[in-house]
């Protein structure tokens, strides 16, 4: 250094100014933000992954619709978004310019940025210990 087991730690950012209005950090103008792994070279928008909702299974409850709890993770539906020029051996990743995207529930008014589930969970990152070869 490798792979295995156990334990532990860590693991998401952002509404500032103006306008309208009874009311908006939700609308309009200007702004701001970008998880994890991969990649011939650094990625929100290239390939994948994650949380949420949905879906499915089981149990309980109710029985008209339904409700609750536990479980599943590929079932993958919501679920997304990038172009032009330059450099280079190599970049949809760098540099210059232009564009685009963002779960669910809530709200005196429609939310990527507020509040909530969440003091949660998790892609993964790291450490310690043990034993293996």
């Nucleotide at each position: 250094g490798g792979g295995c087991a156990u334990u532990c730690u860590c693991a998401g950012g952002g509404c500032g100014g103006g306008g309208u209005g009874a009311a908006a950090u939700u609308c309009c103008c200007c702004a701001c933000c970008g998880g994890c792994g991969g990649u011939u070279a650094u990625a929100g928008c290239c390939c994948g992954c994650g949380a949420g909702c949905g879906c499915c299974u089981u149990u309980c409850u109710g029985u008209u619709u339904g409700g609750a709890a536990a479980g599943g993770g590929u079932c993958a539906g919501c679920a997304g978004a990038u172009c032009c020029g330059g450099u280079g051996a190599a970049a949809u990743u760098c540099c210059g310019g232009g564009g685009c995207c963002g779960a669910c529930g809530g709200u005196u008014a429609a939310a990527g940025u507020c509040c909530g589930g969440a003091u949660g969970g998790a892609a993964g990152a790291g450490a310690a210990u043990g034993g293996c070869g």